Transfer RNA from Nannocystis sp., 73 nucleotides, folded computationally.
It matches the Rfam family "tRNA". By type it is a transfer RNA. From the family's description: Transfer RNA (tRNA) molecules are approximately 80 nucleotides in length.
RNA sequence: GGGCCGAUAGCUCAGCCGGUAGAGCGGCGGAUUUUUAACCCGCAGGUUCCGAGUUCGAUCCUCGGUCGGCUCA
Repeated sequence: GGGCCGAUAGCUCAGCCGGUAGAGCGGCGGAUUUUUAACCCGCAGGUUCCGAGUUCGAUCCUCGGUCGGCUCA
């Protein structure tokens, strides 16, 4: 330098054919328990990597960029 894949909650990751985003763990509150842990219930938490384009509407499609991984030379 070329090719491919990835970037979404604090962490690990989903999100099908474009219609305003979820799970597990973690955090907070409660119930239970003599107390802790475990289990149960609830709550909060997101500029969907950045910019532009298409569209009534973009996490999703197109283009460019940044970062990470794999691979070829």